[in-house]
Transfer RNA from Eisenbergiella porci, 72 nucleotides, folded computationally. The RNAcentral record of the sequence draws on ENA. Model confidence (mean pLDDT): 80 of 100. Taxonomically the source falls in Eisenbergiella (Bacteria, Bacillati, Clostridia, Lachnospirales).
RNA sequence: AGGGCAGUAGUACAACGGUUAGUACGGUGGCCUUAUAAGCCACUAAAGCGGGUUCAAUUCCCGCCUGCCCUA
Repeated sequence: AGGGCAGUAGUACAACGGUUAGUACGGUGGCCUUAUAAGCCACUAAAGCGGGUUCAAUUCCCGCCUGCCCUA
């Protein structure tokens, strides 16, 4: 320099052009227990940035940024 893949809760990952963006772990509170753990319930908190297409974009397209990989 060129090419490929990825970027979504604190962490690891899903999903779908339209439903309240979901699951697990984590954190907080409660129940239970003599107490802790386990278990159960509730809460917590997220679309990298900017444009475009569309009635509607997290999803499709373009650019940028960041990370990983390949080629030179």